[in-house]
């Protein structure tokens, strides 16, 4: 240097054009004498970063940036 792949919640990961999701793990409630455990409610995201296409982009193109394998 060359090819691939990958970046989404604190963490682990769906979602692949049309309202951002789940487990876990945080707050607060129930429950109990109390803890553990289970049950409920909520909070937390500009979908790495620009610029394109399109009515509409987490998703489709292009650079760049970070991680990662593989060839040299």
């Nucleotide at each position: 240097g060359c090819g691939c792949c990958u970046g989404u919640a604190g963490c682990u990961c769906a979602g692949u054009g049309g309202u951002g999701g789940a487990g876990c793990g945080c707050a607060c409630c129930c429950c109990u004498g109390a803890u553990a455990a289970g049950g409920g409610u909520g909070a937390g995201g500009c979908c790495g970063a620009u610029g394109g296409u399109u009515c509409a982009a987490u998703c489709c193109c292009a650079u760049c940036c970070g991680g990662g394998c593989g060839c040299a």

Predicted 3D model of a 72-nucleotide RNA (transfer RNA) from a marine sediment metagenome. Rfam family: tRNA. It is annotated as a transfer RNA. RNAcentral holds the sequence, with entries from MGnify.